[in-house]
A computed fold for a 536-nucleotide part of an RNA from a metagenome, annotated as small-subunit ribosomal RNA, 5' domain. The prediction has a mean pLDDT of 87.
Context: one part of a larger RNA
RNA sequence: GAUUGAACGCUGGCGGUAUGCUUAACACAUGCAAGUCGAACGGUAACAGGUAAUGACUUCGGUCAUUAUGCUGACGAGUGGCGGACGGGUGAGUAACGCGUAGGAAUCUAGCUUUUAGUGGGGGAUAACUCCGGGAAACCGGAGCUAAUACCGCAUGAGUUCUGUGGAAGAAAGGGUGGGCCCUCUUUUGAGGCCACUCGCGAAAAGAUGAGCCUGCGUCGGAUUAGCUAGUUGGUGGGGUAAAGGCCUACCAAGGCGACGAUCCGUAGCUGGUCUGAGAGGAUGAGCAGCCACACUGGGACUGAGACACGGCCCAGACUCCUACGGGAGGCAGCAGUGGGGAAUAUUGGACAAUGGGCGGAAGCCUGAUCCAGCAAUACCGCGUGUGUGAAUAAGGCCUGCGGGUUGUAAAGCACUUUCAUUGGGGAAGAAGGGCUUUGUGUUUAUAGCACAGAGCAUUGACGUUACCCAAAGAAGAAGCACCGGCUAACUCUGUGCCAGCAGCCGCGGUAAUACAGAGGGUGCGAGCGUUAAUC
Numbered sequence: 001g002a003u004u005g006a007a008c009g010c011u012g013g014c015g016g017u018a019u020g021c022u023u024a025a026c027a028c029a030u031g032c033a034a035g036u037c038g039a040a041c042g043g044u045a046a047c048a049g050g051u052a053a054u055g056a057c058u059u060c061g062g063u064c065a066u067u068a069u070g071c072u073g074a075c076g077a078g079u080g081g082c083g084g085a086c087g088g089g090u091g092a093g094u095a096a097c098g099c100g101u102a103g104g105a106a107u108c109u110a111g112c113u114u115u116u117a118g119u120g121g122g123g124g125a126u127a128a129c130u131c132c133g134g135g136a137a138a139c140c141g142g143a144g145c146u147a148a149u150a151c152c153g154c155a156u157g158a159g160u161u162c163u164g165u166g167g168a169a170g171a172a173a174g175g176g177u178g179g180g181c182c183c184u185c186u187u188u189u190g191a192g193g194c195c196a197c198u199c200g201c202g203a204a205a206a207g208a209u210g211a212g213c214c215u216g217c218g219u220c221g222g223a224u225u226a227g228c229u230a231g232u233u234g235g236u237g238g239g240g241u242a243a244a245g246g247c248c249u250a251c252c253a254a255g256g257c258g259a260c261g262a263u264c265c266g267u268a269g270c271u272g273g274u275c276u277g278a279g280a281g282g283a284u285g286a287g288c289a290g291c292c293a294c295a296c297u298g299g300g301a302c303u304g305a306g307a308c309a310c311g312g313c314c315c316a317g318a319c320u321c322c323u324a325c326g327g328g329a330g331g332c333a334g335c336a337g338u339g340g341g342g343a344a345u346a347u348u349g350g351a352c353a354a355u356g357g358g359c360g361g362a363a364g365c366c367u368g369a370u371c372c373a374g375c376a377a378u379a380c381c382g383c384g385u386g387u388g389u390g391a392a393u394a395a396g397g398c399c400u401g402c403g404g405g406u407u408g409u410a411a412a413g414c415a416c417u418u419u420c421a422u423u424g425g426g427g428a429a430g431a432a433g434g435g436c437u438u439u440g441u442g443u444u445u446a447u448a449g450c451a452c453a454g455a456g457c458a459u460u461g462a463c464g465u466u467a468c469c470c471a472a473a474g475a476a477g478a479a480g481c482a483c484c485g486g487c488u489a490a491c492u493c494u495g496u497g498c499c500a501g502c503a504g505c506c507g508c509g510g511u512a513a514u515a516c517a518g519a520g521g522g523u524g525c526g527a528g529c530g531u532u533a534a535u536c
Stems, first nucleotide, its partner, number of pairs: 001536004006532005013383006019376002021341001026339003030336003035082003040079002043075002047073003050069008089294003098219007107211002112207005118201002120154001122152002129144006160169003174199006182193004220266003227257003232254008269291004273284004296317005319330004347373001349372003355369001356367004386416004396407004420477001422472005430463001433459001435457009480525005485506003491520005501508002
C1' cells in the first nucleotide's frame, strides 16, 4: 500500500447492489418448512345443491322447518398410486480414489423419447364400516361385511433369461370422454355391450439422464513416529452383489507395504475460485457453483428404480417432557425465533405474481425452494448537505514587536437554484399463461369428443404509497473524524514541571515542551474517520 463474513471508539442525510453466528455439530418453547390424485377404489364425517315425504305459513307464485336419500358438486378418515432419495441446512468426521484431473470395464437406471408385438380368462382376501373387549394415554386385540389400477393363480411367449442344446422358465389393469346404426337388461330421458378418441398397464430393444465400481498422476505438518501387516498378499472351489474384486467363506502357498517416508501422531472437508503480488509465489476456501460427508450419539436393516433415508422404522445410550407408575412422546446442522457461549452477526414478516419442483387429464393444491419486504454505514458504488456576489477586510476569538497579523469572502447582507428528503397528483415493465366463446386443420361414421394453430371476451402482481414523470414550498431538513517532533502533509499560545501523561519505531516530559492537556490556527480523508485483529 492492498484486502476483510470483521469487531471497538466518535460521528451519521439519501439511494442502489451485495453480504450478515467465523464462537457451543450447545440445548431448544411456539408456528410453519411434503404433499397430491375422487379421471385407481369402497364410501359419505363436514359444507353446498337436488329429489321425495311430513308439518307450519301463504299475498296461492311459493317460503320456512324436520326427516329420508351419495342423486350431484365436492370430500374428513381409509385402501391404492406417485412423490417424501429432489429441493433446503451444516462442515462434526475424513489425509481418503474423499476431492481435482486424465482414462477404464464387469454394471443398474423410476419418470422422459423412439421402435416392436400385446393388454385374454379367472380367484381368494383385507382396511374403512358394524359389534365386543383391553388401556390413564399412546394405541391395541377379537368376530362379522365389502371394493380396486391392492394381492394371487391360469392362458399366451418373443430378437428375453437359464441350459446338460433335449428343453425349461417367463407378464399385464383398468380408468375417463363422446357417440349414428345394431344388440341385451329388471330401474327404459337409465345401465351395459359395441365404436372412436384419450390417459394408463405389462414385455422386449435402443437412446437420454442419473448413479455404482476400478486405475495413473496430484493433494498439510511431524523421524523427538522406523518398521507395519493373518483376510494380511496371492491362488483354487463355493457364496454374495446390479456389477469386477478377500467383498465373504473353506483349503493351499508365504507373501504384501516401507527413507521415492510405510505405520503412528497432530491438523484439515476438497475444488472452480478469492486476497495479495510485476510475476514466480504466498495466504485462503465466507457468499455463488461442482463433488463429498453428516442429520441428538452409536448400530441395524426394511421399503423402493434409487436410502441403509434431516422433518421414515427398529435397538441401545445421554438428555427433555407426559403418566393413573403399568407405560408412552421427542430430536431446528430447514425458515423465523429463544436461552447459552461470544468482541460479534438480522424479522416468531408478505406472496406463490414470476422462476423452478411434487402430484393431477386439467382446473388446481402444496412449496420458509424461490421472489420480495423488514433490520444493520457490514462492504462497494452513486448523490446531497447549496450557487453567485459580497471589504466597513464588521463584531467576537487567537497571536502580537501594540504598528498590526490571522480566522477571512469566511459570516452578515443582496441575487438565484431546488438534486435528495417532505407533501400532492399521474404512472410503466416484470404477464407468459389459464378460463369461456368461436374459426381452421388432423383424428373419426360424426357438425360429439380430443389434439394443434389462430380470433374475440372477461380476467391473473406479493413487491407497491414500485421504478419513472409532473407540480408545490422553502436554503429551507443534512459534517464529522484523525492528525500537526522526524519517518509524514500540517505551529503558535496557555497550563503542567521526569508529575500528570504520550508512544508504531526513534523517543518526548526534571519552569520558556511545535512530542503531555486545553485553545486558536493548520493538514489529510469525508458519511465517514480512526484503533485493534488477520493475510499478502